[in-house]
Context: one part of a larger RNA
RNA sequence: CUGGGCGUAAAGCGCGCGUAGGUGGCUGUUUAAGUCAUCUGUGAAAGCCCGGGGCUCAACCCCGGGUCUGCAGGCGAAACUGAACGGCUAGAGCUCGGUAGAGGCGAGUAGAAUUCCCGGUGUAGCGGUGGAAUGCGUAGAUAUCGGGAAGAAUACCAGUGGCGAAGGCGGCUCGCUGGGCCGAAGCUGACACUGAGGUGCGAGAGCGUGGGGAGCAAACAGGAUUAGAUACCCUGGUAGUCCACGCCGUAAACGAUGGGUACUAGGCGUCGGGGGGAGCGACCCCUUCGGUGCCGUCGCUAACGCAGUAAGUACCCCGCCUGGGGAGUACGGCCGCAAGGCUGAAACUC
Numbered sequence: 001c002u003g004g005g006c007g008u009a010a011a012g013c014g015c016g017c018g019u020a021g022g023u024g025g026c027u028g029u030u031u032a033a034g035u036c037a038u039c040u041g042u043g044a045a046a047g048c049c050c051g052g053g054g055c056u057c058a059a060c061c062c063c064g065g066g067u068c069u070g071c072a073g074g075c076g077a078a079a080c081u082g083a084a085c086g087g088c089u090a091g092a093g094c095u096c097g098g099u100a101g102a103g104g105c106g107a108g109u110a111g112a113a114u115u116c117c118c119g120g121u122g123u124a125g126c127g128g129u130g131g132a133a134u135g136c137g138u139a140g141a142u143a144u145c146g147g148g149a150a151g152a153a154u155a156c157c158a159g160u161g162g163c164g165a166a167g168g169c170g171g172c173u174c175g176c177u178g179g180g181c182c183g184a185a186g187c188u189g190a191c192a193c194u195g196a197g198g199u200g201c202g203a204g205a206g207c208g209u210g211g212g213g214a215g216c217a218a219a220c221a222g223g224a225u226u227a228g229a230u231a232c233c234c235u236g237g238u239a240g241u242c243c244a245c246g247c248c249g250u251a252a253a254c255g256a257u258g259g260g261u262a263c264u265a266g267g268c269g270u271c272g273g274g275g276g277g278a279g280c281g282a283c284c285c286c287u288u289c290g291g292u293g294c295c296g297u298c299g300c301u302a303a304c305g306c307a308g309u310a311a312g313u314a315c316c317c318c319g320c321c322u323g324g325g326g327a328g329u330a331c332g333g334c335c336g337c338a339a340g341g342c343u344g345a346a347a348c349u350c
Stems, first nucleotide, its partner, number of pairs: 004321003007304002012318001014201004021194003025088007033081002035077002038074005047067008091191001092188004096183004103177007110154001114150008125136002162169002206247006215241002220236004258317006266295012299306002323350003332343004
């Protein structure tokens, strides 16, 4: 390279935007680069294949034919690809009218709970466990009532529910703002798909500076348990968890399933929108588009399972895999304040 693969065996980049490139709807005219036909030249010899011949055979050698799948030129063909010019509207986009939503950012605000502080009532316990102890409490705790402060998170609604590209998003109100879906005609006229590099976003933990700190809680201390117990259980408790700004750039970043388009039995739920029927009706019935689930035929699969949200049938583009360990290590490079990240071997060994 050819070939085979990537849900669970090795293998889908965490996710977008997008450059080059690759690929690309219907139709007309032209062109003739690709493509096809034919002719000419060239494609040394040896070799190789076929036929024949010479050494007693063979190896070896000789002769003839073919091959040399290529390249160049001439004359043609025009279906397909390309190119040029034109047309179209089914792809794509825009306008208009609706519509659901924890989509994002900022500001404000509410109640419950927790802890702490002050005061009242009240007295000997509280707390905790398998049982205890450490701990707290007569300097008055726990419990209970009133008042105050603070920080963080938003019970019920809540759903196999919704939104977002992913990470993720949940009290309420306001402001700013992104995307989707549905309906109708109108507009543009292939403007599309993918995307090496590049660039942005990216849970948690962690880092820098400043703030904040109620609860929880790595580390740490103590009490237990135990043969031991650097754990599991208990009492405490600091970073951190929260905010602002700046880094980090990882994950079982999972549907362990890249994106796009088309096609391929049915059945049942649910969310958003449209149309129709019936009706007092938000109920119900039929239908249609978009999402999200369950079951299942064909087909696929090593099996498990997947099955119009494909892991089915095809095409386009990207990423990735090639036995286990060594090793996501070493070295080098790039990035980072650091922690470390990205790229990523070999010896050796089974």
The part of an RNA shown here (small-subunit ribosomal RNA, central domain) has 350 nucleotides and comes from a metagenome.